[in-house]
């Protein structure tokens, strides 16, 4: 110096001058008009997760549907923050996703390929043992011939799961021993699982040592199983007040918004359809705040960025509350402040 | 401002873990004098990013656009 990681942070200033809303004080009191104040964001956006709040029995039982599952603090919640396991990316700082149960409570799934995808023999290895046929030699018998060693042979009963093949995935890897051949069958080493003890940690967890051949897997973002947790509905919620009209007709208790139970209430109730009126105003609603509508324009200076015939010209990001309040995402010109990395140069 | 949907060739819609289909349109060729109807054939696509999975249009997650509804 150059490239990045992470993690705050600002995102035009300063007058002036003409407008907008919203309180107040004056004036006036028909109507305006003066003057003081205050008046957009990190996302006011998306409406993804939630609360608050307000209604519906201040909300109840069971089913059915959803969420969430490591461990530790912190918060009303929702979440956040730091750790711990594994996979995956990066050279590295770092990033990024998951985290009960699949050695058992059961169901499924794995297309092509292959011989077998939950258990398998296609190619191959043996063929010790059984068995066939031959050959030699012993015993018996008069003799076919029978029996018994041994050898060769034959793949016929079996064995085997090491090699070869297939596949995304074949039941641990090497190696030596062992065997007819073989195999964790034995044995050393490593790997994973259990387990048993010791240190370290609040913990999830990690580490060391010893012992068990324990080696029947993957997938639950695939039904399910466990454990814990959620009623519904939304400021167009809900309250009030004003105005105006005209009934009809069909249904059925209604609140309770997936369904049952239950528990209030209750026949001048309520829903549906057609028909008829209204198209208001307050609160809820705010230390910007609504009429769901106002928070702006110009000019000088300076700041920044680009272009230039050095006189000057141009631009100044994404975007604008609408009950409120936390996250969380997306959208942003240009800058600045710290952390770490990693590659060049110099000391 | 609130609440529900929905994305697959140019339209409209199927497909719901194992090669993406159909009509209709567009194109090219036969048919015709020629045109339309027929017949034959071609191209063309899962909204985007990431995860799970051997393997994703499909399961998750976030995103992004578009449509309906409620005084």
């Nucleotide at each position: 110096u150059g490239a990045g990681u992470c993690g705050g942070c600002c995102g035009g200033g300063u007058g002036g001058u003409c407008g907008c809303g919203g309180u107040c004080c004056g004036g006036u009191u028909c109507c305006c008009c003066g003057g003081a104040u205050c008046g957009a964001g990190g996302a006011a956006a998306g409406u993804c997760g939630g609360g608050a709040c307000u209604c519906c029995a201040c909300a109840g039982g069971g089913c059915a549907g959803g969420g969430u599952g490591c461990u530790g603090g912190c918060g009303a919640g929702a979440g956040c923050c730091a750790g711990g396991u594994g996979g995956g990316g990066g050279u590295g700082a770092c990033c990024u996703c998951a985290c009960g149960a699949a050695u058992c409570a059961g169901u499924g799934c794995a297309a092509c390929a292959g011989a077998g995808a939950g258990a398998g023999a296609c190619c191959g290895c043996c063929g010790a043992u059984g068995g066939g046929u031959g050959g030699c030699c012993g015993u018996g018998g008069c003799g076919a011939c029978a029996c018994g060693a041994c050898c060769a042979u034959c793949a016929c009963a079996g064995g085997c799961a090491a090699g070869g093949g297939u596949g995304a995935a074949a039941c641990g890897g090497u190696g030596c021993g062992g065997u007819a051949a073989g195999a964790g069958c034995g044995c050393a080493c490593c790997a994973g699982c259990g387990u048993g003890u010791c240190g370290g940690g609040u913990g999830a967890c990690c580490g060391g040592c010893g012992c068990g051949g324990c080696u029947c897997g993957g997938c639950a973002a695939a039904c399910u199983c466990c454990a814990c947790c959620c009623g519904g509905a939304g400021c167009a919620a809900g309250g009030c007040c004003a105005a105006g009209c005209a009934g009809g007709a069909g249904g059925u208790g209604a609140g309770c918004g997936g369904c049952c139970c239950g528990c209030u209430c209750g026949a001048c109730a309520c829903c549906u359809c057609c028909g008829g009126g209204u198209a208001g105003g307050c609160c809820g609603c705010a230390c910007a705040g609504a009429u769901g509508g106002a928070u702006g324009g110009c000019c000088a200076c300076c700041g920044g960025c680009g272009c230039u015939c050095c006189g000057g010209c141009g631009c100044c990001a994404c975007a604008g509350a609408a009950u409120c309040c936390c996250g969380c995402u997306u959208a942003c010109a240009g800058g600045c402040c710290g952390u770490c990395u990693c590659a060049c140069c110099a000391u | 401002g609130c609440g529900g949907g929905u994305g697959u060739a140019g339209u409209u819609c199927a497909g719901a873990g194992g090669c993406a289909g159909a009509a209709c349109a567009u194109c090219a060729g036969c048919u015709u004098c020629c045109c339309a109807a027929g017949c034959u054939g071609a191209g063309a696509a899962c909204g985007c990013g990431g995860g799970u999975u051997c393997g994703a249009u499909u399961c998750c997650c976030g995103u992004c656009a578009c449509c309906c509804g409620c005084u």